The part of an RNA shown here (small-subunit ribosomal RNA, 5' domain) has 516 nucleotides and comes from a metagenome. Rfam family: Bacterial small subunit ribosomal RNA.
Context: one part of a larger RNA
RNA sequence: ACGUUGGCGGCAUGGAUUAGGCAUGCAAGUCGAGCGAGAAAUCUCAAAUUGAAACUUCGGUCGAUUUUUGGGAUGGACAGCGGCGCAAGGGUGAGUAACGCGUAGUUACCUACCCCAGGGUUCGGGAUAGCCUCGGGAAACUGAGGGUAAUACCGAAUAAUAUCUACGGAUCAAAGGUGUGAUUCCGCCCUGGGAGGGGACUGCGUCCUACUAGCUUGUUGGUGGGGUAACGGCCUACCAAGGCAACGAUGGGUAGCGGGCGUGAGAGCGUGGCCCGUCACACUGGGACUGAGACACUGCCCAGACACCUACGGGUGGCUGCAGUCGAGAAUCUUCGGCAAUGGGCGAAAGCCUGACCGAGCGAUGCCGCGUGCGGGAUGAAGGCCUUCGGGUUGUAAACCGCUGUCAGUUGGGAGGAAGGCUCCGUGAAGAGCGGAGUUUGACCUAUCUUCAGAGGAAGUACGGGCUAAGUUCGUGCCAGCAGCCGCGGUAACACGAACCGUACAAACGUUAUUC
Numbered sequence: 001a002c003g004u005u006g007g008c009g010g011c012a013u014g015g016a017u018u019a020g021g022c023a024u025g026c027a028a029g030u031c032g033a034g035c036g037a038g039a040a041a042u043c044u045c046a047a048a049u050u051g052a053a054a055c056u057u058c059g060g061u062c063g064a065u066u067u068u069u070g071g072g073a074u075g076g077a078c079a080g081c082g083g084c085g086c087a088a089g090g091g092u093g094a095g096u097a098a099c100g101c102g103u104a105g106u107u108a109c110c111u112a113c114c115c116c117a118g119g120g121u122u123c124g125g126g127a128u129a130g131c132c133u134c135g136g137g138a139a140a141c142u143g144a145g146g147g148u149a150a151u152a153c154c155g156a157a158u159a160a161u162a163u164c165u166a167c168g169g170a171u172c173a174a175a176g177g178u179g180u181g182a183u184u185c186c187g188c189c190c191u192g193g194g195a196g197g198g199g200a201c202u203g204c205g206u207c208c209u210a211c212u213a214g215c216u217u218g219u220u221g222g223u224g225g226g227g228u229a230a231c232g233g234c235c236u237a238c239c240a241a242g243g244c245a246a247c248g249a250u251g252g253g254u255a256g257c258g259g260g261c262g263u264g265a266g267a268g269c270g271u272g273g274c275c276c277g278u279c280a281c282a283c284u285g286g287g288a289c290u291g292a293g294a295c296a297c298u299g300c301c302c303a304g305a306c307a308c309c310u311a312c313g314g315g316u317g318g319c320u321g322c323a324g325u326c327g328a329g330a331a332u333c334u335u336c337g338g339c340a341a342u343g344g345g346c347g348a349a350a351g352c353c354u355g356a357c358c359g360a361g362c363g364a365u366g367c368c369g370c371g372u373g374c375g376g377g378a379u380g381a382a383g384g385c386c387u388u389c390g391g392g393u394u395g396u397a398a399a400c401c402g403c404u405g406u407c408a409g410u411u412g413g414g415a416g417g418a419a420g421g422c423u424c425c426g427u428g429a430a431g432a433g434c435g436g437a438g439u440u441u442g443a444c445c446u447a448u449c450u451u452c453a454g455a456g457g458a459a460g461u462a463c464g465g466g467c468u469a470a471g472u473u474c475g476u477g478c479c480a481g482c483a484g485c486c487g488c489g490g491u492a493a494c495a496c497g498a499a500c501c502g503u504a505c506a507a508a509c510g511u512u513a514u515u516c
Stems, first nucleotide, its partner, number of pairs: 001511004007370006013363002020326003024323003029084003034081002041074008054061002091281003100206008109198003114194008122156004131146006162171003176186002207253003214244003219241008256278004260271004283304005306317004334360001336359003342356001343354004373403004383394004407457001409452001412449002416445002420440008460505005465486003471500005481488002
């Protein structure tokens, strides 16, 4: 996986084939305590408008109310600039026989956030998005002009324990926010150290094939130069002619690797699904940009195939994320709930986001546990089957009598998974920390106790010639069929088919495939 059957629960596990194509939704945001601007709505003021009731000398007065415009306040949506994150987490095993992985080492290197230590945080400037105005385009999108802010950008100053050095010297920085306020808190800049992370190199180990025996020209080494965070033919110019190989080079095939897992007394053999570490990939191929870190799964550019939109000019897309769909296949699930917990990102925090995760759903897919009742009951009832027709057997099995109440059902309680958060009080230099009080947070699960009823709702599958536990009758007649091997069947078949009986295992039992 398939066939037959199927009561409950716990814990696991579930696209192995087409790295085939994908509709739809969601899977990476966050910060207003960096910055400018500020819609709806509400309140208010002014102007215009409408004109109820009342009064009226019928001309009108007063002006509730309606609508519009403009200003202000509260408010905070959408979008924008800026910061951090998006290089993690999640998926897959296509490629790769390689310093890819494993193990033991080496260092010529880098490291945002975090920790420790020492210093600094001064003075200025010009832009630009948003916005307004005017355009182009079917759309995607995009052009011009005007004007504006910053922790965005730039200049100057300062300058060591930093960098370079010819040892004379030269060079290099910053940004503010919060708050009544104080370098108070959060930041910013320079330097050194740490932690954790990474880059690079080396020894050894790492499948099959010789009906693959020679392979190699940046190839092997040197010098100068370039490049990198860093060593290096990493790249380049010149010079030399080297380098690898029967201890299997080169080529071909297959394959991610390890911790582990299966088996076995072990040695070994097989394997690498789930979980953990690591490598590689992200429609196919190539490339760089940004950045501490990528040559970046849900970023950019180019080419290609495929698909979609189009006004035919041109555009858009990438589920090997979670669900789901088609296809192929013996075969593999819900377009579910929640951020309550754990963890992550951002934030001073509240909090927001999180298909990571936690849960639920489906599948006897696996392992484990429980139940389908217990005791009595012989006229050994009826029925079935067999029979030597006497009886035997099914069989204490049933009926019947008594009892119990697991599980499922029903009723009502209920611990725990919750730690935290907020407010107040005390202590304290403190908004740190600690203590106390109040209040608040569970998607989902439910231990356990309890009410009620009542044996009620819960057994099959394979086999019975020998191996191998378990046999009789009938049907069939080398037919129909069985079969793992030996072999059964041609008229008395313990081997085919059925019945009865029995044996084995049991919510499973058989078959097939595969490993030891």

The prediction has a mean pLDDT of 84.